[in-house]
Context: one part of a larger RNA
RNA sequence: UGACGGGGGCCCCCACAAGCGGCGGAGCAUGUGGAUUUAUUUUAUGCAACGCGAAGAAACUUACCUGGGCUUGACAUAUACAAGACAGGCGUAGAGAUACGUCCUCCCUUGUGGUUUGUAUACAGGUGGUGCAUGGUUGUCGUCAGCCUCCGUCGUGAGAUGUUGGGUUAAGUCCCGCAACGAGCGCAACCCUUGGCUUAUGUUGCCACCAUUUGGUUGGGGACUCAUGAGAGACUGCCGGGGCCAACUCGGAGGAAGGUGGGGAUGACGACAAAUCAUCCUGCCCCCUAUGUCCAGGGCGUCUCACAUGCUACAAUGGUCGGUACAACGCGCAGCUACACUGUGAGGUGGAGCAAAUAACCGAAAACCCCGCCUAUUUUGGAUUGGGGUCUGCAACUCCACCCCCCGAAGUCGGAGGUUCUGUUAAUCCCAGAUUACCCACCCUGCGGGGAAAAAUUUUCCGGGGCU
Numbered sequence: 001u002g003a004c005g006g007g008g009g010c011c012c013c014c015a016c017a018a019g020c021g022g023c024g025g026a027g028c029a030u031g032u033g034g035a036u037u038u039a040u041u042u043u044a045u046g047c048a049a050c051g052c053g054a055a056g057a058a059a060c061u062u063a064c065c066u067g068g069g070c071u072u073g074a075c076a077u078a079u080a081c082a083a084g085a086c087a088g089g090c091g092u093a094g095a096g097a098u099a100c101g102u103c104c105u106c107c108c109u110u111g112u113g114g115u116u117u118g119u120a121u122a123c124a125g126g127u128g129g130u131g132c133a134u135g136g137u138u139g140u141c142g143u144c145a146g147c148c149u150c151c152g153u154c155g156u157g158a159g160a161u162g163u164u165g166g167g168u169u170a171a172g173u174c175c176c177g178c179a180a181c182g183a184g185c186g187c188a189a190c191c192c193u194u195g196g197c198u199u200a201u202g203u204u205g206c207c208a209c210c211a212u213u214u215g216g217u218u219g220g221g222g223a224c225u226c227a228u229g230a231g232a233g234a235c236u237g238c239c240g241g242g243g244c245c246a247a248c249u250c251g252g253a254g255g256a257a258g259g260u261g262g263g264g265a266u267g268a269c270g271a272c273a274a275a276u277c278a279u280c281c282u283g284c285c286c287c288c289u290a291u292g293u294c295c296a297g298g299g300c301g302u303c304u305c306a307c308a309u310g311c312u313a314c315a316a317u318g319g320u321c322g323g324u325a326c327a328a329c330g331c332g333c334a335g336c337u338a339c340a341c342u343g344u345g346a347g348g349u350g351g352a353g354c355a356a357a358u359a360a361c362c363g364a365a366a367a368c369c370c371c372g373c374c375u376a377u378u379u380u381g382g383a384u385u386g387g388g389g390u391c392u393g394c395a396a397c398u399c400c401a402c403c404c405c406c407c408g409a410a411g412u413c414g415g416a417g418g419u420u421c422u423g424u425u426a427a428u429c430c431c432a433g434a435u436u437a438c439c440c441a442c443c444c445u446g447c448g449g450g451g452a453a454a455a456a457u458u459u460u461c462c463g464g465g466g467c468u
Base pairs, nucleotide, nucleotide: 007468008467010465011464012463015458019421021419023417026312027311028310029309030308031307032306033305034303035302042053064298065297066296067295068294069293070292073123077122078121079120080119081118082117083116084115088103089102090101091100092099093098106114107113108111125287126286128285129284130283135280136276137275138274139272140271141270146185147184149182152161153160154159165176166175167174191264192263193262194261197231198230199229200228201227202226206221207220210219211218235258238252239251240250241249242248314414319373320372322369323368330361335354336353339350340349341348342347380411386405387404388403389402390401428449429448431446432445433444
């Protein structure tokens, strides 16, 4: 000087407390450990691994295993020599890779040519090892308020001061004081989005008024909604109390919005030899008829068990039948598909429109109304089994999804413990998209619908920041 203390004191945070809901018990899904296996490829392992890399393993992917092949090689450059094609079609053998046969077959600037193949040599290749050799990127402490420097001063020096103190703030934010005076990286602001208003423009959007109509459908209109631009608006600006005539704080007015309005992007100096050599780059080491490469099949999908994250439930604030409303974000030509017919249904057949504010996906669900069932493993629950089908795709046996009939398991609210959340939040309800031929999505990223309770305290626990 730091770090640490079951030392002291100050401050903050869904950290506790006050509440709401869930986890831990059941079934299933997914990930992981373990066990198994010819192989179950691999990374990630307290918080900060475990619905993680993987925004999607039937082949491919694929890195793993078994078997069959190749060895200048699946891919690149160069040189020497040789050949005229290479590619493609057809046939035979084979699981295929491939091998054999056959058909067809080069270009011009004519030469040390281009191009392709073969042979030979340099070399290629490696998702092989080391993240404790590295770059780059990332996580966490933490969006916490800190981190550092010049000159001056103090100290023999390491260093100190500034950065401490009194207030205040979300903040090393600002004010006052002070041997300090300044400056930088962070904070804040500038950026995006959302919330009310004004203005400009009205098509594919809208419809108050005038006609028309099943229907903003058509004429007309630009008021309104909305869209796309531009602007003003919030600054403790105004008033009162407190405070040191300060910073600021409490209350109020006006206002769509009030003291950072809400949300996002943005992550200082550093630390964890944190993660990644399997995105990529790369030193060194290793393989070189194999740890390279091609192919078929299998595996990554096993299953006594343990853990993690979710979904569905255990029911009456409910389940089932019928009726009937109201969104937003998005997305599409190898696509979205209206509508008609057909099938109980998944779907099938035909097929308009749309490269989209126009037509489609798309009638959202919970909510609301009404009839019966009435506390029961049931008209709860929907795991599991059997049968029959549909779709995608060369191909659904291992190993897809969906539909119909049947079967009808556990589960009656969950021990110790631990957890999310402070308002357009929790809990709840659907919808869209990425990846994708299809899809194991109950995941993830967004979107809207209806919509609470409780706290405004710091005594205590965990964590963090100053001082000592």
Source information
A computed fold for a 468-nucleotide part of an RNA from an uncultured bacterium, annotated as small-subunit ribosomal RNA, 3' major domain. Its Rfam family is "Bacterial small subunit ribosomal RNA". RNAcentral holds the full RNA, with entries from ENA and SILVA.